[in-house]
Predicted 3D model of a 126-nucleotide RNA (c-di-AMP riboswitch aptamer (ydaO/yuaA leader)) from a soil metagenome.
RNAcentral holds the sequence, with entries from MGnify.
Its Rfam family is "c-di-AMP riboswitch aptamer (ydaO/yuaA leader)". From the family's description: This family represents a conserved RNA structure found upstream of the ydaO and yuaA genes in Bacillus subtilis and related genes in other bacteria.
RNA sequence: CGCUGAAUCCCCCCGUGGUUGCCCACGGCGGGGAGCGGGGGAACCAUCGUAUCUGGGGUGAAUCGCCUUUGGCGUAGGGCCAUGCCUGCCGGCCCGAACCCGUCAGCUAACCUCGUAAGCGUUGGA
Numbered sequence: 001c002g003c004u005g006a007a008u009c010c011c012c013c014c015g016u017g018g019u020u021g022c023c024c025a026c027g028g029c030g031g032g033g034a035g036c037g038g039g040g041g042a043a044c045c046a047u048c049g050u051a052u053c054u055g056g057g058g059u060g061a062a063u064c065g066c067c068u069u070u071g072g073c074g075u076a077g078g079g080c081c082a083u084g085c086c087u088g089c090c091g092g093c094c095c096g097a098a099c100c101c102g103u104c105a106g107c108u109a110a111c112c113u114c115g116u117a118a119g120c121g122u123u124g125g126a
Stems, first nucleotide, its partner, number of pairs: 001121004008034005013028006035116006045106001055104001056101004064074004077095005
C1' cells in the first nucleotide's frame, strides 16, 4: 500500500520517553462512546401423536455425494485478479475449514446481551 473478515474510528485515565511549552509517541488482564457484526426474546404465522436416541442449536462461504478411505475426486456455496465481450459461446487462480453452547433456543416489536479478533500478500528500510 493491499487481501480475507463485523473486527474500524473517537474520547478519557494510568505508565514510560521526548519537548522551553503546547503537545507528541509507545504501551495497557484500564474505562466510555460511535459505527459495524452476532445471539436471546411477544403477538400473528409456522411447527407439533408419544417415547427412545443416533439429542438439539449457534458463528462461518465452508454443505453434500461417491471412491480403491487416516486419503482422493467432485459439489451447494464463497473469495481474489483480470476482462468490459453477450444472438450463441465467455478467462485464470484459490477456499469449500475450524470452533462454540450444553439437553436448551422457530419467526419475533419492545427489551436484554455479546464481539470489535485472527491470518496473509507486495514494496522499501533497519

The coordinates come from a structure-prediction model, not an experiment, and the mean pLDDT is 80.